[in-house]
RNA sequence: UUCCGGUUGAUCCUGCCGGAGGUUACUGCUAUCGAGAUUCGACUAAGCCAUGCGAGUUGAAUGUUCUUCGUGAACAUGGCGGACUGCUCAGUAACACGUGGACAACCUACCCUUGGAUCUGGCAUAAUCCUGGGAAACUGGGGAUAAUUCCGGAUAGGCCACAGAUGCUGGAAUGCGCUGUGGCCGAAAGCUCCGGCGCCCAAGGAUGGGUCUGCGGCCUAUCAGGGUUGUAGUGGGUGUAAUGUACCUACUAGCCUACGACGGGUACGGGUUGUGAGAGCAAGAGCCCGGAGAUGGAUUCUGAGACACGAAUCCAGGCCCUACGGGGCGCAGCAGGCGCGAAAACUUUACAAUGCAGGCAACCGUGAUAAGGAAACCCCGAGUGCCAGCACAGGCUGGCUGUCCACCAGUGUAAACAACUGGUGAAGAAAGGGCCGGGCAAGACCGGUGCCAGCCGCCGCGGUAAUACCGGCGGCUCGAGUGGUGGCCGCUUUUACUGGGCUUAAAGGGUCCGUAGCUUGAUCCAUGGGUCCCUUGAAAAAUCCAUCAGCUUAACUGCUGGGCGUUCAGGGGAAACUGUGGUUCUAGGGACCGGGAGAGGUAAGAGGUACUGCCGGGGUAGGAGUGAAAUCCUGUAAUCCCGGUGGGACGACCUAUAGCGAAGGCAUCUUACCAGAACGGCUCCGACAGUGAGGGACGAAAGCUGGGGGAGCAAACCGGAUUAGAUACCCGGGUAGUCCCAGCUGUAAACGAUGCGCGUUAGGUGUGUCAGUGACCACGUGUCACUGAUGUGCCGAAGGGAAACCGUGAAACGCGCCGCCUGGGGAGUACGGUCGCAAGGCUGAAACUUAAAGGAAUUGGCGGGGGAGCACCACAACGGGUGGAGCCUGCGGUUUAAUCGGACUCAACGCCGGAAAUCUCACCCGAUAAGACAGCUGAAUGAUAGUCGGGAUGAAGACUCUACUUGACUAGCUGAGAGGAGGUGCAUGGCCGUCGUCAGUUCGUACUGUGAAGCAUCCUGUUUAGUCAGGCAACGAGCGAGACCCACGCCAACAAUUGCCAGCAUGACCUUCGGGUUGAUGGGGACAUCGUUGGGACCGCCUCUGCUAAAGGGGAGGAAGGAAUGGGCAACGGUAGGUCAGCAUGCCCCGAAUUAUCCGGGCUACACGCGGGCUACAAUGGUCAGGACAAUGGGUUUCGACACCGAAAGGUGAAGACAAUCUCCUAAACCUGUCCGAAGUUCGGAUUGCGGGUUGUAACUCACCCGCAUGAAGCUGGAAUCCGUAGUAAUCGCGUUUCACCAUAGCGCGGUGAAUAUGUCCCUGCUCCUUGCACACACCGCCCGUCAAACCACCCGAGUGAGGUCUUGAUGAGGCGACGUCAUAUGACGUUGUCGAAUCUGGGUUUCGCAAGGGGGGUUAAGUCGUAACAAGGUAACCGUA
Repeated sequence: UUCCGGUUGAUCCUGCCGGAGGUUACUGCUAUCGAGAUUCGACUAAGCCAUGCGAGUUGAAUGUUCUUCGUGAACAUGGCGGACUGCUCAGUAACACGUGGACAACCUACCCUUGGAUCUGGCAUAAUCCUGGGAAACUGGGGAUAAUUCCGGAUAGGCCACAGAUGCUGGAAUGCGCUGUGGCCGAAAGCUCCGGCGCCCAAGGAUGGGUCUGCGGCCUAUCAGGGUUGUAGUGGGUGUAAUGUACCUACUAGCCUACGACGGGUACGGGUUGUGAGAGCAAGAGCCCGGAGAUGGAUUCUGAGACACGAAUCCAGGCCCUACGGGGCGCAGCAGGCGCGAAAACUUUACAAUGCAGGCAACCGUGAUAAGGAAACCCCGAGUGCCAGCACAGGCUGGCUGUCCACCAGUGUAAACAACUGGUGAAGAAAGGGCCGGGCAAGACCGGUGCCAGCCGCCGCGGUAAUACCGGCGGCUCGAGUGGUGGCCGCUUUUACUGGGCUUAAAGGGUCCGUAGCUUGAUCCAUGGGUCCCUUGAAAAAUCCAUCAGCUUAACUGCUGGGCGUUCAGGGGAAACUGUGGUUCUAGGGACCGGGAGAGGUAAGAGGUACUGCCGGGGUAGGAGUGAAAUCCUGUAAUCCCGGUGGGACGACCUAUAGCGAAGGCAUCUUACCAGAACGGCUCCGACAGUGAGGGACGAAAGCUGGGGGAGCAAACCGGAUUAGAUACCCGGGUAGUCCCAGCUGUAAACGAUGCGCGUUAGGUGUGUCAGUGACCACGUGUCACUGAUGUGCCGAAGGGAAACCGUGAAACGCGCCGCCUGGGGAGUACGGUCGCAAGGCUGAAACUUAAAGGAAUUGGCGGGGGAGCACCACAACGGGUGGAGCCUGCGGUUUAAUCGGACUCAACGCCGGAAAUCUCACCCGAUAAGACAGCUGAAUGAUAGUCGGGAUGAAGACUCUACUUGACUAGCUGAGAGGAGGUGCAUGGCCGUCGUCAGUUCGUACUGUGAAGCAUCCUGUUUAGUCAGGCAACGAGCGAGACCCACGCCAACAAUUGCCAGCAUGACCUUCGGGUUGAUGGGGACAUCGUUGGGACCGCCUCUGCUAAAGGGGAGGAAGGAAUGGGCAACGGUAGGUCAGCAUGCCCCGAAUUAUCCGGGCUACACGCGGGCUACAAUGGUCAGGACAAUGGGUUUCGACACCGAAAGGUGAAGACAAUCUCCUAAACCUGUCCGAAGUUCGGAUUGCGGGUUGUAACUCACCCGCAUGAAGCUGGAAUCCGUAGUAAUCGCGUUUCACCAUAGCGCGGUGAAUAUGUCCCUGCUCCUUGCACACACCGCCCGUCAAACCACCCGAGUGAGGUCUUGAUGAGGCGACGUCAUAUGACGUUGUCGAAUCUGGGUUUCGCAAGGGGGGUUAAGUCGUAACAAGGUAACCGUA
């Protein structure tokens, strides 16, 4: 030694993006004090600078002048120092730096040590004086003078050459030393205060430098058959303190480079700094060490030292002064200014301290330094109060403390500041920033906004209930700070040395050979390069760590110790491993021999069927082709059959989880040649090996060049179809090409998506080849079994893996070597290079853009995928309808003042129970009413209310005129309400529809899987059923199904009113006297009925099938048979399904109108379209007459018997009934009979006229009924579509709901009463299993490309502009050399050779800017065209190529 958010419906991975940490620069808001520090114009402009200061000192070297007479001052000569200190980081990829060495190739003023010496002469010159020139800067001439200035001679000494002896150091003499000879050069300085300070030579030391060198540290190969000509080396010279091609000259042709030369870019290097667990990564401004520079360049003097920031000369560019003649300047020193910028302080004080220079010293100088000032630069420390009372709180009051503060005194300091010590006073001046959806601590608070405004690092918020925007309140966090932006490190094992990967996520080169490199068998000997140990030296200080100490603490600082610098060098040792040299060996490898296997390769030859052309014969009308067609062929005879002949391509069967090959790839047969592998061997060699950057060879198809060939097939192309289109899929033709030879290309999904070699690690089971053993034998080249080796498949242990899967042929465990990867896109693109005839290949970026892209697996959904099962809202079979007509009704559309709204596939449309005359009512026109409560206001000077009459009006004390009565509240405004069928069913409750006439849906435990999940719930059989049985890593359970409940069907018992009346008795009425009617009465319970309670049916019995199962087929019995029949109930959930207009309800809105009331109108419109019905089209019918049989229900503002009136509708009166009592209540189809006779009718009844009735305030718009008259369409209905499997369909009527009136509607009731199937999955769907998926808003999904529009960056680009760098030529400051001339000669001038800054000019190369136009790319809610991909994506997809 740390994670978290983001790809998904969910999961596990890969992978990136983002967050949390530290640090650094700038910045927003805010701010009380103190201390420390190596902080403070580094980043951009090594841009430019006004002004002042930054290097002087020395009188104990000397001259002169002044003088206050001092130990003073000034000027000048001389000496030393101005090469240090200070500043900056432009250049520099280099011995610049770091580190370790070397100098046998060197220098060193001042300093130290030792030894020696300081002799003798001389010439000048400044200041000064005189005198000129000039605006100035400055400068000329003349005269005088000194020294520690300068010069001559001597000595000491030094250097060189030659010869000799051979001494010392050392790894090595070219060094040092000795002797002799010769040559050259050649020292010295004084002053004094008498203490001393100097001066010269030699040697040594110290210090500081110079040069050389090993090693170390940036990026780039889109900089490589490369670079280099003083380049590499040698001889001789020049030059330097010194080596050296540093320079000159002659000769040789070398030298560097894949361990990266050369080129390009970038960059001062190090100590260190930031970060990190570390390894590292990044930085190198400040401090220290080293280097370099001083506007850009060049050159030089002096000097010990410079090629010199505050020296000189010149050129360039800039600036300044000028009298235009000529001069001057260089802040990358300290302050300060301008400019540049996001970005950085005072034109302060002092030499008191530390240091430096000079001086014997005193001292002097010092923008080095020490101090102060400014700065929210960093680090550290402290505070902004504490207690109590009042108080909800803001706050107020009292007490306490004393950081800071105020005042006083002292200390402190160069002077101050600060600080310290003592005293007095005093809560008095002192809190903000960011955040509050997740990550990530902190609001499900209020108001505003309404995909707007805005927020957001990432995910994401905002479209009317925002914990996410903007405010308020509250909270969290850090705190004199806190946030933002950019850079760096960490996080990131996300460049992986520590410490990653490459089957499918990005990633194994197409394959082999092989160079360099890397790696490498056994044994022994040697060596000691690597390695290890010991020791010596170095590795500056600061920084870092620890103890201790000093500032009140801390930061800070100091002492001591340690560590760091991951290392270098010298010496000594060890010998395992590794390297190197040598000896030996055989296990790796190779060679050889043997008999076998093989579509291995190359070349030649031979043969085969089919196809096609032609010829001949036969033969006749079609053939061909497709989903269906057509184009096409055919009467000049096709297709078809037979025979012959030519041609080119190909290689059926055998043929396979067979074989061979490095891969690509290889298939008739034969021969020749070549090659490889396996097996066997008591043969030989002796590590000869593995891999392999570059390099080379091979390399499918397509393509290219040249030449052949061309039967079939077939890009392009031409037709025919298909289609909205069809530049396609299908069909008919057809050229390149496909074939051969010679060359080129060099790519593929060139795949096992798996590099090569070696070793280790369970097995089982096929198969090819070889060898061995055994058995059998037909004795053969036989068969079978086992064993070994080597190939090739499948399944699997351990192990691995994200999983799928791999698993001795590894994707396991190890070793060696190579290649490759680092989010997606842009892009395998651009540019450059290279190869190619071309097409193009190889190498291969960036800007910009994006939060994902991706892998594997899971659950669903889906498929114009597969399988199984099921359903009359599926089909089949059958019956009847709808769709055509008229009418009714609903919807759309249109119309209208309004034609109120809702519902739109099934699952809207006789639906909202919605049959609206008013009401309903929501719509339209008009008229009117109304504000609880509070505040302001008016009101006994009368609020308010009512009224006769007139006016006005359709009408009205509503208004108005006049008058009268009443007697307390209140117009208006502002808030706030009542009310709202106003909005939102996408805020909701409740209720309902639908999936679903379905058979599913879950839970517990266990098990499997990293997990999402799976299993159970699967399979087989069976069932209406996840119903049941059997099997099974499952065992059980819940909901649903079933059971259950209701109705109905059979039986029994019990009960008896309002029901019933067989038998007994009675009454009433009628009577043809036989009897009949009436439950009316007493009674009765026989029957019926109504009700209660039970029974009954369970595959129980028989038989067959099935597994001895579950169950199914048939049968018996039975009222009923396999769920008897029909209902009720009916899962987890989905559908943002429907309803705010039943009701409730959040929020929003209206609030004198979107409230409320009233009148009238509208919802009833009508060119038209659709749905549901009714009535029909007739004779199975219609008409008239007669006759028969129900059930369910309803009834007091109601049902109404019965009687009368009316032709009827209906009217009048009225018993009974709160109902098994009375009533609605006549059922109709049906039966019997009559007429009608196939016609627009005696069918059909629409429409219309007249008359009447009922309800109701009202019947015109707009009700129903009755009668008479009228008598439309319609003669069985296209495509299509609906319902139904038995008391069903069909048909017939009845009741009820709504209701004042109105039923062709809804819900029920009964009457009559069939046909067909006993199956299937074809259509439509549902369930289950399986499969594919790029879908998950789930196929009404997803998604691609062109075009159109906008924006952005980029590429090409005629050209154009600005730099860098190299180079040609010209001019040429200046340096060096040679020669010559001259009165001044260490000088000047001239000629010449060479080097040469700068400027001009031409060329090369490179970078950047602009650019007409061209090109693709990316991004951008709702543009156009198609539908390429994902499912068999509707022609399987994809790769390479044209």